[in-house]
RNA sequence: AGAGUUUGAUCCUGGCUCAGGAUGAACGCUAGCGGCAGGCCUAACACAUGCAAGUCGAGGGGUAACGACCUUGCUUUCGGGCGGGGGGCGACGACCGGCGCACGGGUGAGUAACGCGUAUGCAACCUACCCUUUACUGGGGAAUAGCCCGAAGAAAUUCGGAUUAAUGCCCCAUAAUAUUAUUUCUUCUCAUGGAGAGAUAAUUAAAACUCCGGUGGUAAAGGAUGGGCAUGCGUGACAUUAGAUAGUUGGUGAGGUAACGGCUCACCAAGUCUACGAUGUCUAGGGGGCCUGAGAGGGUGAUCCCCCACACUGGUACUGAGACACGGACCAGACUCCUACGGGAGGCAGCAGUGAGGAAUAUUGCGCAAUGGAGGAAACUCUGACGCAGCCAUGCCGCGUGCAGGAUGAAUGCCCUAUGGGUUGUAAACUGCUUUUAUACGGGAAUACACAGCUACGUGUAGUUGUUUGAAUGUACCGUACGAAUAAGCAUCGGCUAACUCCGUGCCAGCAGCCGCGGUAAUACGGAGGAUGCAAGCGUUAUCCGGAUUUAUUGGGUUUAAAGGGUGCGUAGGCGGUUUAUUAAGUCAGUGGUGAAAGUCUGCAGCUUAACUGUAGAAUUGCCAUUGAUACUGAUAGACUUGAAUAUAGUUGAGGUAGGCGGAAUGUGUAAUGUAGCGGUGAAAUGCUUAGAUAUUACACAGAACACCGAUUGCGUAGGCAGCUUACUAAACUAUCAUUGACGCUGAGGCACGAAAGCGUGGGGAGCGAACAGGAUUAGAUACCCUGGUAGUCCACGCUGUAAACGAUGAUCACUCGCUGUUGGCAAUACAUCGUCAGCGGCUAAGCGAAAGCAUUAAGUGAUCCACCUGGGGAGUACGUCGGCAACGAUGAAACUCAAAGGAAUUGACGGGGGCCCGCACAAGCGGUGGAACAUGUGGUUUAAUUCGAUGAUACGCGAGGAACCUUACCUGGGCUUAAAUGUAGAAUGACUUUACUCGAAAGAGUAUUUUCCUUCGGGACAUUUUACAAGGUGCUGCAUGGUUGUCGUCAGCUCGUGCCGUGAGGUGUCGGGUUAAGUCCCAUAACGAGCGCAACCCCUAUCACUAGUUGCCAGCAUGUAAUGGUGGGGACUCUAGUGAAACUGCCGGUGUAAACCGUGAGGAAGGUGGGGGUGACGUCAAAUCAGCACGGCCCUUAUGUCCAGGGCUACACACGUGUUACAAUGGUCGGUACAAAGGGAUGCUACCAGGUGACUGGAUGCUAAUCUCCAAAAACCGGUCUCAGUUCGGAUUGAAGUCUGCAACUCGACUUCAUGAAGCUGGAAUCGCUAGUAAUCGCGCAUCAGCAAUGGCGUGGUGAAUACGUUCCCGGGCCUUGUACACACCGCCCGUCAAGCCAUGGAAGCCGGGGGUACCUGAAGGCUGUAACCGCAAGGAGCGGUCUAGGGUAAAACUGGUAACUGGGGCUAAGUCGUAACAAGGUA
Repeated sequence: AGAGUUUGAUCCUGGCUCAGGAUGAACGCUAGCGGCAGGCCUAACACAUGCAAGUCGAGGGGUAACGACCUUGCUUUCGGGCGGGGGGCGACGACCGGCGCACGGGUGAGUAACGCGUAUGCAACCUACCCUUUACUGGGGAAUAGCCCGAAGAAAUUCGGAUUAAUGCCCCAUAAUAUUAUUUCUUCUCAUGGAGAGAUAAUUAAAACUCCGGUGGUAAAGGAUGGGCAUGCGUGACAUUAGAUAGUUGGUGAGGUAACGGCUCACCAAGUCUACGAUGUCUAGGGGGCCUGAGAGGGUGAUCCCCCACACUGGUACUGAGACACGGACCAGACUCCUACGGGAGGCAGCAGUGAGGAAUAUUGCGCAAUGGAGGAAACUCUGACGCAGCCAUGCCGCGUGCAGGAUGAAUGCCCUAUGGGUUGUAAACUGCUUUUAUACGGGAAUACACAGCUACGUGUAGUUGUUUGAAUGUACCGUACGAAUAAGCAUCGGCUAACUCCGUGCCAGCAGCCGCGGUAAUACGGAGGAUGCAAGCGUUAUCCGGAUUUAUUGGGUUUAAAGGGUGCGUAGGCGGUUUAUUAAGUCAGUGGUGAAAGUCUGCAGCUUAACUGUAGAAUUGCCAUUGAUACUGAUAGACUUGAAUAUAGUUGAGGUAGGCGGAAUGUGUAAUGUAGCGGUGAAAUGCUUAGAUAUUACACAGAACACCGAUUGCGUAGGCAGCUUACUAAACUAUCAUUGACGCUGAGGCACGAAAGCGUGGGGAGCGAACAGGAUUAGAUACCCUGGUAGUCCACGCUGUAAACGAUGAUCACUCGCUGUUGGCAAUACAUCGUCAGCGGCUAAGCGAAAGCAUUAAGUGAUCCACCUGGGGAGUACGUCGGCAACGAUGAAACUCAAAGGAAUUGACGGGGGCCCGCACAAGCGGUGGAACAUGUGGUUUAAUUCGAUGAUACGCGAGGAACCUUACCUGGGCUUAAAUGUAGAAUGACUUUACUCGAAAGAGUAUUUUCCUUCGGGACAUUUUACAAGGUGCUGCAUGGUUGUCGUCAGCUCGUGCCGUGAGGUGUCGGGUUAAGUCCCAUAACGAGCGCAACCCCUAUCACUAGUUGCCAGCAUGUAAUGGUGGGGACUCUAGUGAAACUGCCGGUGUAAACCGUGAGGAAGGUGGGGGUGACGUCAAAUCAGCACGGCCCUUAUGUCCAGGGCUACACACGUGUUACAAUGGUCGGUACAAAGGGAUGCUACCAGGUGACUGGAUGCUAAUCUCCAAAAACCGGUCUCAGUUCGGAUUGAAGUCUGCAACUCGACUUCAUGAAGCUGGAAUCGCUAGUAAUCGCGCAUCAGCAAUGGCGUGGUGAAUACGUUCCCGGGCCUUGUACACACCGCCCGUCAAGCCAUGGAAGCCGGGGGUACCUGAAGGCUGUAACCGCAAGGAGCGGUCUAGGGUAAAACUGGUAACUGGGGCUAAGUCGUAACAAGGUA
């Protein structure tokens, strides 16, 4: 000091979360020791038991207990024992008396207060014990407790009688610097007034004890200590608490108090507090301090110290120096206990302890040895204060669990790419060393004053001698022995955050602080190995601060992220121009006082160190007082003119209010002309119209709004303001610089104004037009469109008070480069120009900003004041209050919930956005499909099985280029289990094969038969059987993969290096202008280059040349045949197949800067990529394929493997795709006559001959193929016939008979012949292909293959068109641009109702509480007070009355909680319903 998390990525805003520290903690796991600290945070809940305040005999009467002594009786073991008497002694229960009990100890309920803190004051006060000083201490008296006797009662306790003492009580004397009254003088103070020195009068005191030293007592003064009271300042939350108050505020008088005071009372006055927050409600003891933080702050108030309050709850007083009293009293109440039922007793928030509550907090310990306290002269007694110990890892601190060596890097474990390696790991074993600690034994402190005596000084100090005292404790500490011996865990390991692999699990179980992991390869779950962190602890939870500058004083913001009030006027308040003087409040400096100690910090010191403790210092940032300074601010007095205002003159404008006037348009009415429609829409209909509309003309009337001018024009504070004109009125600007002299700025509350809609009353009502009605549209259409139409819109008066009331930008002042346009003034001048003031705009620099952008009209730089913001949702909601006639407005939460919500910009994608361009994309054409029958594939259905895959384009004559068996993966049934094949090793056999027979559907099983080769004789080869090891799987996962393929798309794109721009994602380049089939090329250019694509290079084809001529060819020469390149020969030609040439916009003309384009151009076989093919960029679709192959993982192993037979893949109501054949005359049929290319052929193609109607069969020959053969090409052409019909079209279906292949054609082959002769007469919506040798049409061949379901696929040639104006539209694509709330990217995103579950919450008839106040009734104890009867000589008392009050009761309201039938909305929840509101022009912005 930061980090994670919004996005595809970026910057910002902004919340959430984490890393740190801390704790009186708790919980989980674990645990060796010691030191020092701490230990009911909850129920101020209830308490058994013990202890916590007594002491003094040197105040007193005394003698219950104990002891000594004296005396006496009985007894005796003669020591003694038992009993009686004696207060004379040590002492002392109870009692009188003195002092103490008001301290110490506990707790934090109450209290928001002079309670606390701090600083003052008391001229308004008290103070026992202590100190100092002064004076006094004389005399007398009456009681009473105890004791004794008696009585009542269960007890607690009480009563009566007799007698008695005191330092108890009373009286008298004396008396003051005391008190009271009167009064004189001096002096002082901030006021009342005080201080000092007097005078006179009156009143009031005492206690004794004694060792004779003294101690005690009384009065007075002073001190000290402790208190009381008053005051300034500071000290929580809520304004959804705004008014509170009758002893209230003040005065006079009296009472009361230690003392002032409404403290109390009588009378008088009407005040007092409050927005600088009264009153009320809620919460809370305050401080020193403690935690955190860089600090400022924030949180907190345990332990220790100070103050306060309280003592079961409430009230009250008594005693006393001091209390309204924790271990005192009285009363009331609640609770508990005892009881003889009559009545009594009690108060742990003292120390222990118990129960309860709770996540949770200790021993019914030892001792007064020390420190402190009470009493005492003292010894001493008492002291749960205190000193110690016990329990608890609760915290802090310290120590240890060993150290060194030791590599075969042992073994186990774990992991891997596994003949091996890595890791655990120098770790262990092993060797050497040490002994803190533990254990055992021995030694062993300090903490110790006090008393008595003596000495010195002279009454309490110092020294010295003697005696006694230790709870902790035989503790700390020291020594010896022993032996590595007695001692390590916890959490974590996806990122943040240090640390990684395997197995299990399979959106399950689970984890999680945030982001998020888990759906079969999980470093995130659980286990293991390993690692990391800390360590006698480690984690978790809770809470606080920090990080968070995320409440911002230090130190934030408000155009668009949350946030400027709708606008003005203005009160309080805040701030304020130049200058002089005075003052000294603020301010600054010095000094003094205080700021307790402890704590924090620094130095030093003591415990072995540290924690801890001691000591010294610093600090204590504060408050008060005082002295000084006077720049600034303030105050007072004066001056000034520049801020502000005024005056004079002028100018400007849709500024406002009221009145008058005007024309156009619209509607209506009347009249007229006129006739069938008008109107409206995308198209229609509703509507109007033959009772005459619409249209046209004239006249009249009505209401509302003011075309053109008109403009980022003008005016106004904003809202807003527009025909012309009149009246009234407001403002701004300019000029002059005349007047006043800071009069100013802002502005919480307040007041006024304030669009539209809406409300009230009364008018008005043409047009428009919510609601409503009808017509359309639509799946629906409560909408968009149309026809009507009420309120309203208009006027007057009143209310409402809100808007995206926006420049989403508060007001004012000052300063800060420029360019340009315009409005209103002024000035100069020569009407070229140009200055100045006030506005309204555009662009731009610096600067600012997250960016977009703003930029003298700031969002820049400064100053002043106001308003507002602090994550999203819930919610501008609820409740309360205020306003309003209502509608509603203003103010304005919480529970709960999410980890985001948001701003700007970027790249894509998308748009029923735009521009440009392309493509058989449309259009123009030709031919099809969709209708029929059949073939084939698919879906569905069926089935034992109908194996599997492919499913929009990019599946469906697809994998399959050929399912009768096989194939075959499916089904049924029968078999096998190292198996069907192969290899290695071992063993056995010599065969295996073949043949025959039996069983069987076959596989298979069994029997019989047969018996190998080489040899160096050891053996080897081969084969079979057997054993072992390696199997096998068309089982799953194409979403684990390789490879291959489809598609966008043969579309023109996709990128990189360097540079530059931008905070960045990114951009530029690749854009722009042209051009191209093309990111093809050119020009321009912060870009310059490059790569993959395009093109070219390759193949076929079109022309020619050269070379080579066999199996091909035959022009010329020769020869031969019925005929044929048949033969000799030839290379000319065709052809074959190799090498070349050729085409490049090269030439010409035109256009253009160029690239390039145009031309019926020339030339050329071919002309602008000549035609075709191959070639497929970065990538997309988790596209297809685990069944072609390969491969990870998982699964099966007498089966999911394997063999066999049969069946199935060929099923059939139906639906779809792709085809074939047709529907006919451009045709069918019969006959005749031509012309190909490419390919195939030795279990093959077969000429030719013969047979058969034919499929074919029987012969036979050639061919390993430019030689032989398949081979006939067909359409075409010529001729005949048919004549428009279900036909001489069409050929399905069916019957019969055959042929061929094959082990076998039943399921289930093809072909032939004869017979049969179905649907079908050109095909709805819709849809497909094709731009030239193309479509269309016609045959031929091949692969697979025994055969074939081929009409399919792949090739090949023959014949051979039509059309393209063009790019508006449909589809797809490319580039640029624009919008976006999309990024899984429009098959996107997303809204609301309803339905379901859960959660919190509002309202609510009621029900149940709580605290406070008011009124009335009652009223204990007690204080004060009155008082004739009773007591007393009296003082006085009892009794009775009055007053006040705790408590109790009654009543009506208010406030605040809980609960509640029912009800309202809200939030959350993978796959519910209905629609599609928003995001693109989101399809009506």

RNAcentral holds the sequence, with entries from SILVA. A computed fold for a 1485-nucleotide RNA from a metagenome, annotated as small-subunit ribosomal RNA. Its Rfam family is "Bacterial small subunit ribosomal RNA". Its family is annotated with structural constituent of ribosome and ribosome in the Gene Ontology. The coordinates come from a structure-prediction model, not an experiment, and the mean pLDDT is 83.